Predicted 3D model of a 98-nucleotide RNA (c-di-GMP-I riboswitch aptamer) from Candidatus Brocadia sp. It was read from a public genome assembly, where an Rfam model found it. Its Rfam family is "c-di-GMP-I riboswitch aptamer". Its family is annotated with cyclic-di-GMP binding in the Gene Ontology. Taxonomically the source falls in Candidatus Brocadia (Bacteria, Candidatus Brocadiia, Candidatus Brocadiales, Candidatus Brocadiaceae).

């Protein structure tokens, strides 16, 4: 160096839920707590995905979705947004045994 991740070690991070706060809202910064993380570090203007919000759009019950109910947002070659702890990808980085 490139490959791997040891019941190894030193440090690291922090999901549910909770508490304070910021959003219409997903979700987010604080602090509590640990489910788990070897990249759970960073990039959401790399791609896919998921969700949110607006729009189609409603007085409706046709379309589309649905096995069906009016079930009313599930649909969508649509616009904004949000998630990196869904998956790929990109780029950086601690630790050392076989």
């Nucleotide at each position: 160096u490139c490959g791997u991740g040891a019941c190894a070690a030193a440090g690291g991070c922090a999901a549910a839920c909770u508490c304070u706060g910021a959003g219409c809202g997903a979700u987010c910064a604080g602090g509590g707590g640990a489910c788990g993380c070897a990249a759970a570090g960073u990039a959401a203007a790399a791609g896919g995905g998921u969700c949110a919000u607006u729009g189609u759009a409603a007085u409706a019950u046709a379309u589309a979705g649905g096995a069906a109910a009016g079930c009313a947002a599930c649909a969508c070659a649509a616009a904004u947004g949000a998630c990196a702890g869904c998956c790929u990808u990109a780029c950086u980085g601690c630790c050392g045994a076989a």